[in-house]
RNA sequence: AGCGCUCUCGCGGGAGAGUUCGGAGUCUGGAAACAGGCCUCGACGCCGAAGGCGCAACCGCCCCGGAAACGCUCAGGCAAACGGACCGCGACAGCAUA
Numbered sequence: 001a002g003c004g005c006u007c008u009c010g011c012g013g014g015a016g017a018g019u020u021c022g023g024a025g026u027c028u029g030g031a032a033a034c035a036g037g038c039c040u041c042g043a044c045g046c047c048g049a050a051g052g053c054g055c056a057a058c059c060g061c062c063c064c065g066g067a068a069a070c071g072c073u074c075a076g077g078c079a080a081a082c083g084g085a086c087c088g089c090g091a092c093a094g095c096a097u098a
Stems, first nucleotide, its partner, number of pairs: 002097001004095003008091006018044001020043004025038005045078003051074001052072003058066003
């Protein structure tokens, strides 16, 4: 130095579940009734792959601690957008190593 590990950044991929019901406001169309969009509040139903919490296989320096894609659903989410664990590629820095 390469390979390997970790942090950060960039690009690409990336699931699930009601664009349900009702109220208020606002905009558009309309003579009106009414319809549609946006936003907000409430209700019920649902999802789990931000985060968080819990148990545990397992691991360790074995008093104790670490620990999941499992579980919980507080948070978050249930058209699109945003977000998104994780994966791939690239760059920077650090660690370790022949």

Glycine riboswitch aptamer from Brevundimonas sp. G8, 98 nucleotides, folded computationally. Rfam family: Glycine riboswitch aptamer. Rfam's curators write: This family represents the bacterial glycine riboswitch. The coordinates come from a structure-prediction model, not an experiment, and the mean pLDDT is 78.